[in-house]
Molecule: transfer RNA
Organism: Opitutales bacterium
RNA sequence: GGGGGUAUAGCUCAGUUGGUUAGAGCGUUUGCAUGACACGCAAAAGGUCGCAGAUUCGACUUCUGCUACUCCCA
Numbered sequence: 001g002g003g004g005g006u007a008u009a010g011c012u013c014a015g016u017u018g019g020u021u022a023g024a025g026c027g028u029u030u031g032c033a034u035g036a037c038a039c040g041c042a043a044a045a046g047g048u049c050g051c052a053g054a055u056u057c058g059a060c061u062u063c064u065g066c067u068a069c070u071c072c073c074a
Base pairs, nucleotide, nucleotide: 001073002072003071004070005069006068007067010026011025012024013023019057028044029043030042031041032040050066051065052064053063054062
């Protein structure tokens, strides 16, 4: 330099061909329970969906550019 992949909650990851409100597990916090702890049960908080632009009535999802990480080729 050329090509591919990934980027969504604190962490690991889903998200069905674009459609009203973005989810799970773990973790965190609170409550219940216990003499107490752990386990268990219930609830809550936590997201500008990497950044910018475009298309569209409507974008996590399509298109373009950029950034970071990673793999391959030279």